This is a predicted structure of a 76-nucleotide RNA (transfer RNA) from a Candidatus Bathyarchaeota archaeon. Its Rfam family is "tRNA". Rfam describes the family as follows. Transfer RNA (tRNA) molecules are approximately 80 nucleotides in length.
RNA sequence: GGGGCUGUCGGCUAGUAUGGUCUAGGCUUCGAGGCUUGGGCCCUCGAGAUCGUGGGUUCAAAUCCCACCAGCCCCA
Numbered sequence: 001g002g003g004g005c006u007g008u009c010g011g012c013u014a015g016u017a018u019g020g021u022c023u024a025g026g027c028u029u030c031g032a033g034g035c036u037u038g039g040g041c042c043c044u045c046g047a048g049a050u051c052g053u054g055g056g057u058u059c060a061a062a063u064c065c066c067a068c069c070a071g072c073c074c075c076a
Stems, first nucleotide, its partner, number of pairs: 001075007010028004020059001029047006052068005
């Protein structure tokens, strides 16, 4: 220098191929309550991401296009 993959709640992850029932879901974590003599387990409720960043396309974008950033891999 060229090519490929990945980037979503504090953490892990689904959704991306066919753009539209997503209020962006699940597990975990955290907070409150219940249960218990107390704790754990369990149950209920709640908190937490506008999807790496910036543009573009579209009536509509996490999902398509472009550039850039970060990590990993391959080629040179």